[in-house]
RNA sequence: UAGAGUUUGAUCCUGGCUCAGGAUGAACGCUAACGGGAUGCCUAACACAUGCAAGUCGUGCGAUCGGCUAGACCUUCGGGUCUAGUACGGAGCGGCGAACGGGCGAGUAACGCGUGGGUAAUCUGCCUUCAAGUGGGGGAUAACCCCGGGAAACUGGGGCUAAUACCCCAUAUUCUUAUAGAGCGUUGUGCUCUAUAAGGAAAGGAGCAAUCUGCUCCGCUUGAAGAGGAGCCUGCGUCCUAUCAGCUAGUUGGUGAGGUAAUGGCUCACCAAGGCUACGACGGGUAGCCGGCCUGAGAGGGUGACCGGCCGCAAGGGGACUGAGACACGGCCCCUAUCCCUACGGGGGGCAGCAGUGGGGAAUCGUAGGCAAUGCCCGAAAGGGUGACCACGCAAUCCCGUGUGCAGGAUGAAGCCCUUCGGGGUGUAAACUGCUGUCAGGAGGGACGAUAAUGACUGUACCUCCAGAGGAAGGGACGGCUAACUACGUGCCAGCAGCCGCGGUAAUACGUAGGUCCCGAGCGUUAUCCGGAAUCACUGGGCGUAAAGGGUCCGUGGGCGGCUAGGUAAGUCAGUAGAUAAAGCCUGGCUCUCAAGGCCAGAAAAUCUACUGAUACUGCUUAGCUCGAGGACAGGAGAAAACAGGGGAAUUCCCGGUGUAGCGGUGAAAUGCGUAGAUAUCGGGAGGAACACCAGUGAGGAAGCUGCCUGUUUGGCCUGUUCCUGACGCUGAGGGACGAAAGCCAGGGGAGCAAACCGGAUUAGAUACCCGGGUAGUCCUGGCUGUAAACGAUGAGUGCUAGGUGUGGGGUGUAACACUCCGUGCCGCAGGUAACCCAUUAAGCACUCCGCCUGGGUAGUACGGGCGCAAGCCUGAAACUCAAAGGAAUUGACGGGGACCAGCACAAGCGGUGGAGCAUGUGGUUUAAUUCGAUGCAACGCGAAGAACCUUACCAGGGCUUGACAUGCUAGCAUAAGCCCUUGCCGAAAGGUGAGGGUGGAUGUGGGGCAACUCACAUCGGCUAGCACAGGUACUGCAUGGCUGUCGUCAGCUCGUGCCGUGAGGUGUCUGCUUAAGUGCGGUAACGAGCGCAACCCUUGCCCUUAGUUGCUACAUUAACGGUGGGCACUCUAAGGGGACUGCCGGCGACGAGUCGGAGGAAGGAGGGGAUGACGUCAAGUCCUCAUGGUCUUUAUGCCCUGGGCUACACACGUGCUACAAUGCCGGGUACAGAGGGACGCGAAGCCGCGAGGUGGAGCAAAUCCCAGAAAACCCGGCCCAGUUCGGAUUGCAGGCUGCAACUCGCCUGCAUGAAGCCGGAAUCGCUAGUAAUCGCGGAUCAGCCACGCCGCGGUGAAUACGUUCCCUGGUCUUGUACACACCGCCCGUCACGCCACCCAAGUCG
Repeated sequence: UAGAGUUUGAUCCUGGCUCAGGAUGAACGCUAACGGGAUGCCUAACACAUGCAAGUCGUGCGAUCGGCUAGACCUUCGGGUCUAGUACGGAGCGGCGAACGGGCGAGUAACGCGUGGGUAAUCUGCCUUCAAGUGGGGGAUAACCCCGGGAAACUGGGGCUAAUACCCCAUAUUCUUAUAGAGCGUUGUGCUCUAUAAGGAAAGGAGCAAUCUGCUCCGCUUGAAGAGGAGCCUGCGUCCUAUCAGCUAGUUGGUGAGGUAAUGGCUCACCAAGGCUACGACGGGUAGCCGGCCUGAGAGGGUGACCGGCCGCAAGGGGACUGAGACACGGCCCCUAUCCCUACGGGGGGCAGCAGUGGGGAAUCGUAGGCAAUGCCCGAAAGGGUGACCACGCAAUCCCGUGUGCAGGAUGAAGCCCUUCGGGGUGUAAACUGCUGUCAGGAGGGACGAUAAUGACUGUACCUCCAGAGGAAGGGACGGCUAACUACGUGCCAGCAGCCGCGGUAAUACGUAGGUCCCGAGCGUUAUCCGGAAUCACUGGGCGUAAAGGGUCCGUGGGCGGCUAGGUAAGUCAGUAGAUAAAGCCUGGCUCUCAAGGCCAGAAAAUCUACUGAUACUGCUUAGCUCGAGGACAGGAGAAAACAGGGGAAUUCCCGGUGUAGCGGUGAAAUGCGUAGAUAUCGGGAGGAACACCAGUGAGGAAGCUGCCUGUUUGGCCUGUUCCUGACGCUGAGGGACGAAAGCCAGGGGAGCAAACCGGAUUAGAUACCCGGGUAGUCCUGGCUGUAAACGAUGAGUGCUAGGUGUGGGGUGUAACACUCCGUGCCGCAGGUAACCCAUUAAGCACUCCGCCUGGGUAGUACGGGCGCAAGCCUGAAACUCAAAGGAAUUGACGGGGACCAGCACAAGCGGUGGAGCAUGUGGUUUAAUUCGAUGCAACGCGAAGAACCUUACCAGGGCUUGACAUGCUAGCAUAAGCCCUUGCCGAAAGGUGAGGGUGGAUGUGGGGCAACUCACAUCGGCUAGCACAGGUACUGCAUGGCUGUCGUCAGCUCGUGCCGUGAGGUGUCUGCUUAAGUGCGGUAACGAGCGCAACCCUUGCCCUUAGUUGCUACAUUAACGGUGGGCACUCUAAGGGGACUGCCGGCGACGAGUCGGAGGAAGGAGGGGAUGACGUCAAGUCCUCAUGGUCUUUAUGCCCUGGGCUACACACGUGCUACAAUGCCGGGUACAGAGGGACGCGAAGCCGCGAGGUGGAGCAAAUCCCAGAAAACCCGGCCCAGUUCGGAUUGCAGGCUGCAACUCGCCUGCAUGAAGCCGGAAUCGCUAGUAAUCGCGGAUCAGCCACGCCGCGGUGAAUACGUUCCCUGGUCUUGUACACACCGCCCGUCACGCCACCCAAGUCG
C1' cells in the first nucleotide's frame, strides 16, 4: 500500500486494453461578479521598424563653444561687445567601469554538470590589515588653428599645448632571476632561514592652518597577508542503440625546446611502438546539467518553465587586441548569408536586453510609470546613470479568499413535467411579510513602505457614513464502471462512444424537455507525465500444457564455492569531525482580518571524505585437514564408438528343368504381366540392401542415436576394499566439437523401396487417398549443410523432505529371504499447482551459475550483418491493425466415435396414397374485391359444428355523424319523442322530407280542489341540442394474459441437508440385476424429499345385492301383436358391492427385485379403452374467440344499406370420395344392431305421385310415440371378362323442396347422355386384435346445403412380427471438440466487384 470494466453458456488462471486519482508555463468549447498572490513564445537560436537598456569623474588635464551671474562700455532700447566668474551643458586627453547586471538553450554525452578531493603546477583590479616609500629629470600628443580628400562614413598633411597620459635616472625590502648551503616536509618541483651577484617603483589632486613648511583627506609605488573570485588536475556518478565490434598517427609514451598565470602533445623536433575496447572503445541518435518540480506507501518513474548554482551561446564561422579579468550580447578584424544607405567610388547593421512588429503556431501580454525602495557603476561629495529593479496595465493561465442574500412563508399558487387521472414532482422554491448590508456604487477621512529630507505605486490599502435585495450563475453528467430517471421525437436513420457497447417502433445509452446528481466563477474536452501496472517484478514476476529451457556436450572470461587455525582490515559495523550554498519539502512560531503568500527558527533525509575503533561473516594472505573432487588396485554389465573379416534367410534378376492358362490387384475393377510359355515349382548362378526368433515401459550413450557373428583399437559407467593427492570444485557470456531425416558437391554402387513423373480406377472434378509402373534418393568413400513436435514440450550442479511395488547391473549375509549401491518404470503421503497433474528420476523445500519470456496479428517476415556451392540457416524489426489471442477444467450440444436400451423405427404382413374422375383445402395466377389468419414434422376436409342475402371482416356505389351500443354533465322539452291509425313525395334500399287523427310516464313533498283532477318542486325514466366520449375483425402474438400445438405418456426434471471442488460444478440421478417406467432390489458420501411414473377417476369384460316402468315374459290368455292377466326368475336398466394381489405351485435369480412355466379363474402379471401431459424447448400458434399495454383512426380505419366478391382458373401440391369389377354388379326375397335426436320439433297410419315429394294429422317433452327401412350377410335368379348389366363424370330435358330471393352460387328426383379409368413411375402413408380391412346407422352446425368433411355407434372380421445389422425418433453411460445462435455450428483459401500502395510492362516524355 483500496480497486473496477472487458475473452466464457458459466468457471478458475494467464494476459493485454480501458477507467476512477494527482499534476501542467498549457490550448480549445460554453460561461463569467470582485479581490489578493503568482505565472505568461514550450513553435522559427526566424527576420526585425522605432524608442530606451552603461556610464561616470572638472577634487587628473588643456582649451573656451554655448548657458548663467556680476561689472564696464555701446545701443536703433530689440539688444550687442568686452572683462571676470561659474553650482550648468557639449566635444577632447586621462582614470575607473564597460568581463557585472539582463537574455537565450542552438551546440555539448563532455571533467560539461553533480559530489568528494588535489594544486608541492597557479592568477587575482576594486576592498581589508600590516611594512616601507612617493626624490630628480625629459620629450611628445589629442583637443584647437590652417590647408586638403570624400556623397557619406570618415580621413591625410602642417602648426600650438596640458596632465594622475608617456619616457629616463636615483633609492629599495621578506620582490624577481641565478648560484651555494641548512632545517622541516613531499610521490616529485614546497615552506623557512643564510650568503653572493644581477634586475625592478611612484603622481599627483583637494582642503585647513600658514610662511618653516606642516597637518588632514583622496590617490600613487613596492612587498607580505586576508577575504572574495578565477584557472587547471582528479575518484565516483550521469540517456538510447551491438541491425555501430573493433578504434587510434599527435595517435600512446619518452627527451629537448616553445608557449601559458600555471601542469600537460597544449605546440614543435627527434626517439620508441604504443594507447583504448565486451565493466561496451569507435560510430549513430537524442539531450544543456543540477538544487529542485510532478507523481508514488516506498523503491522508483517522469521532468529540468518560473526562483537559485554551474556551463555554453550572442545572425553563421574564424581570429586576436585591450585589460586584474574577455578571445568580449549593446568592442575590434576577416569570411559567409541577409537587410539598409549610396553621388556606384564606397559605407552601415546584428532585440537569445525592455517594450513592440511581421512570420510560424493550438498558443503566450504594454512600443505605460519611476529611480521613491533594494542593488550595481562612476565620483571626495553633492550627485549622475541603471527596461537590473520597484510598481501599474493585459490574460480565470494557476493557487487562495469573498459574494450573488438572511429569516418567516401553503397539505403546497400559476406555469411546466409525469400520471394508474386518484394524484405526484419542481417546492419554502416563488409570490408575500420582516430583516441585513459583505462585494460592487456614492461621499468623507486616510496610512506603513522613509524614526530627519525624498513616494513611481496613490488619494492606494484601510476606516467611517449613505441608499437599496437591488448590479452578480454557470458548466458537465444521469446504461455499467460511476453519484444521478422519466416523457416525447427518431427507427441500424440521424447520431453517441474512455472501455464494454447503444440505435432495426415501447431507447433511463441518439435529440429535446421536465427532474435529478456533481462541481461552482468556473465547468468540460484535448494533449502530456506519474499512479493504479507486481504490465521489466531491487523492494516485487515468471518459463511441463498460458509468452518463455539454448538440440547436446566440452570449455575461456566472469560469477559462486568444504573443514580448522593465525595474520590483515578492502567489504561490513560503530563513534567523531568536515562537506553536501540559499531557496524548496517537513515541524513550530510570527504576519497580511483568513487563506494563498511572506518572514523567523528548527529538524530530517541521503551521499561523499578524513580520523579512530570492532573483527562474527565475506575478501586477501599464511599454515594445515579430508567428508567435495580426482587417482591407484580388484571385479563387472552393455544394440556406446571406429576399423577389418565372415555368415545365413528373404526379395529381385539371369540360365536350365517340370508344367499350362492364366497371374496379379481391389470395396469392386482396370491399367499391367502371360501361349515369344507367365504365375506355380525344382536346380544352378549374380548382385545389393537389411539382419527374423532372442527382444523385455530391457541395456548403452551428452544428445542425435545404437540391434547377425568374430577380431583389433577406443570412450564412458557401476561395485568392492584399503591406500594416495589435498578443494584440485560447480556453472559457463563469447568460443569449439558433436548433431535424425531431407538436401548439396565429387566418385562409386543400385536388389528392394520410392518424391517427381506416366498410366488405371474413384469422383461433379481428383494435379489425392486405392492399384500397375517408375527416376532422383535411400547404400559406400570424401566434403558441405546445422535444422526438427532435436519432446520428459521439464537447463546444469549440490543438499534436504513418508512409503509401497516391479525390473536391469553389482555387493553382503542366507534354508526360504533380507539388507545395501547404481540405473529404469508404476502407484502414492506431506508439500506444490490455475487446474491437469508432479511427488527422492519433483513441477516439493533451499542455494549457485547459465539461457529465455513480457498481449494477438503483421512475422520468424523486411532491411542490415554473419555463415553456406545452393537450398537456406543465425541474428531479427516497424508501419498498420484487433479487444482480445490464450491455458486448464465445467455443463451442454454435436460426431459418417463407442457401449446398452426403447418405439409400427426397420423387418414380416394387410390395406392404401402417388396414375383416373369428382369433392375439399392450399400455393400460384387473375380480379374492383377474389377479406384475414395457419406454412417442414407440429400449415394445407386447418380457424370454418354449414359463405345464395345475413354471416362478412373484402370490393363498387348510395347514405349517417354523440353515432348501431354504454356512462356522465349542461341547457331545453312534456301538445316532446315514441307508439297506433290514415296518407303523400324522392330512393335500389338505407335514408331523407311532409300532412291529418288518436295516445302519450312513475314516485314523493307542498299548495289548490269535496272529488276527479290540477299547479309547483324534487328524484327516476323519456326526448332534443351541445359537451365529455362511444366505436374500430385497424397495427404490433417480437410488448402481453389466457388458451393451444410439439418433442412426448418420452422417463425424465429438480430441491434440502451433508460431502467433494478455489470455482463453474459434482455427488445424490453412478454401477450390477430388473421394469412399460429414476419400476424395484443389491452396492455406494450420501441421506431424504418434491414435480413426473404408478395408483386413486370414467368406461368395458364376470358375479352378487337392491329396485321393477314405459323394460322383461318361465305361467295363463289372444287369430296375431308383452296386446292383456299374473309375475320380477331371466334379459335389460342403474345404484351399490365382490373380484386379480405374482395370492398359490415349480424352474431360474443372489435366500433379492423380478422373470419363465403351471393350476384355478369371466379375466393373469398394467385384462382392453379413455381422461390425466413433469422442468422445459420452438421470440411455435392465436391482438380475427376473449382480455389487454402501446400506436393509429374520429363526417371515418366507425355505423347503415343495395349489389358484387370470399364459389374466379393455363397450372402445382395436400386430404378425401367413387371406381377400374365376378370374393363383383343387377333384380327379387328374408334376418340381426348399437348409440343418438325430436315441440319454431320428430311426425305414424291412410291417400296421391315412377320418384324427389305432396296431403294428412294419430302419437310423443319420449326405456311408452316418431326419425327408423340398418347394411354387409343369407336365399333365389340374371350378367360371363367386354371399357361391359363395370364405372359413373359431363351434358340436355322435365320436376320436387327450403327460403324475401336458388342468375352469379343450393340440395334432391325422373328420363336421356354415358367421359376418364382395366389397379397406377420415382417415391410414400396407416395398422400388432375385436386391431387392419369392410358394412351400414346416428349426431352437432343447420331454413336449406355444396357433408364424400368432422365427431360418435354398432355389424362382419383377418394376416404377420425370424429378429434389432440397417433408416428415422428418443433415453442412459462413455469419449473427442477450436461448437455454445450449440453441425442448418465453426471456419480456410481462391475468384467475382470497388479502392490504395508496390513490381513488371508494348510504348511515350525529359